This is a predicted structure of a 73-nucleotide RNA (transfer RNA) from a Candidatus Omnitrophota bacterium.
The sequence is in RNAcentral, with records from ENA.
It matches the Rfam family "tRNA". By type it is a transfer RNA.

[in-house]
RNA sequence: GGGCCAUUAGCUCAUUUGGUAGAGCAACUGACUCUUAAUCAGUGGGUGGCUGGUUCGAUCCCAGCAUGGCCCA
Numbered sequence: 001g002g003g004c005c006a007u008u009a010g011c012u013c014a015u016u017u018g019g020u021a022g023a024g025c026a027a028c029u030g031a032c033u034c035u036u037a038a039u040c041a042g043u044g045g046g047u048g049g050c051u052g053g054u055u056c057g058a059u060c061c062c063a064g065c066a067u068g069g070c071c072c073a
């Protein structure tokens, strides 16, 4: 220098032919318990890496950039 892949909640990941985003764990609250843990019920938490474009509408399609990983030179 070139190519490919990844980027979504605190963490690990879903979400497919574009239609106003979910799970598990964690956190918090309550129940239970002498207390803790476990168990059960509930609650909050995401401008979907950034900037643009296409579209009535973008996590999803397109371009550029950024970060990380792999390969080639």
Stems, first nucleotide, its partner, number of pairs: 001072007010025004019056001027043005049065005